[in-house]
Molecule: c-di-GMP-I riboswitch aptamer
Organism: Solirubrobacterales bacterium
RNA sequence: ACAACGACAAGGCAAACCCGUCGUGAGGCGGGGACGCAAAGCCACGGGGCCUCCCCAACGGGUCGGGGUCAGCCGGGCCACCGAA
Numbered sequence: 001a002c003a004a005c006g007a008c009a010a011g012g013c014a015a016a017c018c019c020g021u022c023g024u025g026a027g028g029c030g031g032g033g034a035c036g037c038a039a040a041g042c043c044a045c046g047g048g049g050c051c052u053c054c055c056c057a058a059c060g061g062g063u064c065g066g067g068g069u070c071a072g073c074c075g076g077g078c079c080a081c082c083g084a085a
Stems, first nucleotide, its partner, number of pairs: 005083002012037002017032006035072001041078003045075003048070006054062003
């Protein structure tokens, strides 16, 4: 130095919910707030969840049709603080 690992120290992020705002919606952004997180930093590449349009349409179905969204669902990729066992 790198990998694995997660004690110490310094810190960091921010679930639900509430308010405002954008969006048809899932959901995003800002403020408050902490359930938790050693990548809960970044990326829609694979799987999956959710929304929406399209088709058939009576119930309902197609999803091997399109678009969108979720990175705090899983996998993967990239970057990264500290350095005990």